Predicted 3D model of RNase P RNA and transfer RNA as a complex of 403 nucleotides.
RNA sequence: AGUGAGUUGGGCGAUCGCCCCGUUAAGGGGAGGAAAGUCCGGGCUCCACAGGGCAGGGUGGCCGCUAACGACGGCGCGGGGCGACCUGCGGAAAGUGGCACAGAAAAUAUACCGCCCGCGAGGGUAAGGGUGAAAUGGCGGGGUAAGAGCCCACCGGCGCGCGAGUGAUCGCGCGCGCAUGCCAAACCCCACCCGGAGCAAGACCAAAUAGGAGGGUGAGUGGCCCGCUCAUAAUCCCUCGGGUUCGGUCGCUAGAGCCGGCGAGCAAUCGCCGGCCAAGAUGAAUGAUCGCCGCCCGCAAGGGCACAGAACCCGGCUUACAGGCUCACU
RNA sequence: GCCGGAGUAGCUCAGCUGGUAGAGCAGCUGAUUUGUAAUCAGCUGGUCGGGGGUUCGAUUCCCUUCUCCGGCU
Numbered sequence: 001a002g003u004g005a006g007u008u009g010g011g012c013g014a015u016c017g018c019c020c021c022g023u024u025a026a027g028g029g030g031a032g033g034a035a036a037g038u039c040c041g042g043g044c045u046c047c048a049c050a051g052g053g054c055a056g057g058g059u060g061g062c063c064g065c066u067a068a069c070g071a072c073g074g075c076g077c078g079g080g081g082c083g084a085c086c087u088g089c090g091g092a093a094a095g096u097g098g099c100a101c102a103g104a105a106a107a108u109a110u111a112c113c114g115c116c117c118g119c120g121a122g123g124g125u126a127a128g129g130g131u132g133a134a135a136u137g138g139c140g141g142g143g144u145a146a147g148a149g150c151c152c153a154c155c156g157g158c159g160c161g162c163g164a165g166u167g168a169u170c171g172c173g174c175g176c177g178c179a180u181g182c183c184a185a186a187c188c189c190c191a192c193c194c195g196g197a198g199c200a201a202g203a204c205c206a207a208a209u210a211g212g213a214g215g216g217u218g219a220g221u222g223g224c225c226c227g228c229u230c231a232u233a234a235u236c237c238c239u240c241g242g243g244u245u246c247g248g249u250c251g252c253u254a255g256a257g258c259c260g261g262c263g264a265g266c267a268a269u270c271g272c273c274g275g276c277c278a279a280g281a282u283g284a285a286u287g288a289u290c291g292c293c294g295c296c297c298g299c300a301a302g303g304g305c306a307c308a309g310a311a312c313c314c315g316g317c318u319u320a321c322a323g324g325c326u327c328a329c330u
Numbered sequence: 331g332c333c334g335g336a337g338u339a340g341c342u343c344a345g346c347u348g349g350u351a352g353a354g355c356a357g358c359u360g361a362u363u364u365g366u367a368a369u370c371a372g373c374u375g376g377u378c379g380g381g382g383g384u385u386c387g388a389u390u391c392c393c394u395u396c397u398c399c400g401g402c403u
Stems, first nucleotide, its partner, number of pairs: 001330008010293007018030004032307001036318002039316005044198004051226004056194005061075004076089005090189002095187002097183003112129002114125004137155002140152003156178001157176008202250004212240005218230003257276008294305004331402007340355004349386001357373005379395005
């Protein structure tokens, strides 16, 4: 000078308040790394502890890890960087479609200038020019009227075989002059995965219950069908109209939990042992003042302390974030 | 808290199987009229909410973010 990670998120004390636990006493606990966005995945609850098909959606190199994932780890191939390192990833040779303008031609091919043959008409050609985001392998040599994989070497590509690897893939050998432009975050194909809703889920208590009118092979769940479950001829269901409540309790925090050690593994992660309990509110608490210290601004007086605040819980991703600290590597 | 929808001209909306964005009203200029309105002709006006990606090319496809609106007991 960089690269990749991790960590912290003002500290201590006093007083007065707020929420929860607690014999309503003493005492104890009280925002985050993102509590955020709700973008993925799971737990939990109800509906068949979710079954078959269609439709729809998602993922996309390979292997692993996991409760699960689009997360994470390792590896493979391509690209960038002197390097630490960063970054991309199924199929365009199944089919359909698109490629504006320019250009001869945008993909069943084709020829404006040029080059060559020829008096010309016409023909050959794709090396060069020109157009474009993109032009039908690249470079060199041979060859030719001029040229061209037309032929040859090397590189690239495709196919086959053998070997290594769980695999992506790699190595070696042989063959094919190359037939195959780009786009799948276009339709689509292939492989795999996904049932729907969400704690305002759902359960219980309290309050009210009243007759009446009309209708009925119906209701429960998903976008649909099947299936399943319930009720099955009025004591049942729907609609109208009427009554009561606009409340309370549970779910509600001990969990894929946190900390430390040891072990397995390159790692993600997993196993064993020991210790710990750390908000649980609901028109929604987590605050204010003072003193000392730290940092920033300021001559000073003084002012300020990044982003932001739980709402069933957890694993990720993404986004916001003043300043400080640590480690590894180039 | 959970679920869903929309951002395009000053205003209300089109345009979305990708190819330089339109309409109505409003505004300005001219004509018409003695003058105004109406009418007619013409003109102006756009970072398509912001950022990134895919593509040769994005209002349109994908991701992320901001703002606004609606539903639930």
It holds a member of the Rfam family "Bacterial RNase P class A". By type it is a ribozyme.